[in-house]
RNA sequence: GUAGGGAUGGUGCGUUAAGUGCCGGACGGAUGGGAGGCUGCCGCCGGACGAAGGAGCGCUGCUCCGCGAUACCAUUCCAGCUUCCA
Numbered sequence: 001g002u003a004g005g006g007a008u009g010g011u012g013c014g015u016u017a018a019g020u021g022c023c024g025g026a027c028g029g030a031u032g033g034g035a036g037g038c039u040g041c042c043g044c045c046g047g048a049c050g051a052a053g054g055a056g057c058g059c060u061g062c063u064c065c066g067c068g069a070u071a072c073c074a075u076u077c078c079a080g081c082u083u084c085c086a
Stems, first nucleotide, its partner, number of pairs: 004078009013068003022047004027043003033085006053065005
């Protein structure tokens, strides 16, 4: 202590398969006090792969228990390289 990552909690989303993960891009964006670059991250485009449902009820749905490399928020822990300026 920026980008980012882990854990816990809360609230959602999906389970009619979105999301996540993987590959490619000569595309766009945000990134320590300020300005850049790299790594990483996010978005966009294309491609391949691909899933866990079950129970109850007052049954066009709702609730509960699960499931998803699921999203956001909070707390906490961990945490890069480099050039210039101050």
Molecule: THF (Tetrahydrofolate) riboswitch aptamer
Organism: pig gut metagenome